[in-house]
RNA sequence: GGCUGAGGUCGCGAAAACAAUUAGUACACUUCCGGAGUGGCAAGAGCCGGGAGCCGAAAGGUGUUUUCGCCGAAGGAUUUGUCUGAUGCCAAGCGGGCUUUUCCUGGGGCUGCGCAGAAUAUGCGCAGAACUGUCAUCCAUGUGAUGUUGUGCUGCC
Repeated sequence: GGCUGAGGUCGCGAAAACAAUUAGUACACUUCCGGAGUGGCAAGAGCCGGGAGCCGAAAGGUGUUUUCGCCGAAGGAUUUGUCUGAUGCCAAGCGGGCUUUUCCUGGGGCUGCGCAGAAUAUGCGCAGAACUGUCAUCCAUGUGAUGUUGUGCUGCC
């Protein structure tokens, strides 16, 4: 330098189908009330917000099953460029997708706080106490103790 393999019965991720939730919500239609909205321009039978009636979704997120790819699997922060969202156009801000730079995290749970979310689901971040995998050291040699952590570790060339 190349190849190879392991951690976990909740290992990581993707796709498809089905299901619940989202929700009797949004939108549309009818009617009533109110208003000039980040900045500028335009539009006025327009636009925005709210009440009532009626009709009535979807996406993201989640679960189950199956299939596929894998073990920096993957995730997060930051940064470069680009596409996109909301009456029309431009600008600003915010959100989402792809991409790029640098850095962090071995792994999955639990608890607390924070953010996102319709949500008590769930995801992400930080912290804490345990568990677990790898390696090293120690001796009393075993469900042992201590410490590190993936740019690592096992085996082969």
Predicted 3D model of a 157-nucleotide RNA (Lysine riboswitch aptamer) from uncultured Faecousia sp. The RNAcentral record of the sequence draws on MGnify. Rfam family: Lysine riboswitch aptamer. Rfam links the family to the GO term lysine biosynthetic process. The prediction has a mean pLDDT of 77. Taxonomically the source falls in Faecousia (Bacteria, Bacillati, Clostridia, Oscillospiraceae).